[in-house]
Molecule: SAM riboswitch aptamer (S box leader)
Organism: Flammeovirgaceae bacterium
RNA sequence: GAUUUAUAAAGAAGCGCUGAGAGAACAGGCUCAAUGAAGCGCUAGCAACCCCUCCCGUCAAGCGGGAACCAGGUGCUACAUCCUGCCCACCGGGAAGGUCCCGGCGGGAACUAUAAACC
Numbered sequence: 001g002a003u004u005u006a007u008a009a010a011g012a013a014g015c016g017c018u019g020a021g022a023g024a025a026c027a028g029g030c031u032c033a034a035u036g037a038a039g040c041g042c043u044a045g046c047a048a049c050c051c052c053u054c055c056c057g058u059c060a061a062g063c064g065g066g067a068a069c070c071a072g073g074u075g076c077u078a079c080a081u082c083c084u085g086c087c088c089a090c091c092g093g094g095a096a097g098g099u100c101c102c103g104g105c106g107g108g109a110a111c112u113a114u115a116a117a118c119c
Base pairs, nucleotide, nucleotide: 001119003117004116005115006114007113008112013043014042015041016040017039021032022031023030026085027084028083029082044077045076046075049073050072053067054066055065056064057063058062086108087107088106090104091103092102093101094100095099
């Protein structure tokens, strides 16, 4: 890096270094930021994907479900993946001719991120 599966409205912050941009990319919006952003380090925490431990189903293996999470491998700790963009359905409004535009709500997809497996 490719593929597959799962998850993504919950949850969890301080200090130090540094110094101007940041919220993945593009566009629009909204927001964070010299009362110090992003990044890095340390400590603390959240969560429960994997491992470990236990329980249930199954003759068993494998698999599925649940509990727990002391230790280990990751992850995460502003804003819904910050929101929208593509498709479908519905609601409201405005223009007009067989549609178009604006706003809202719900579902799906795509993208992205993370985990696990595999190449």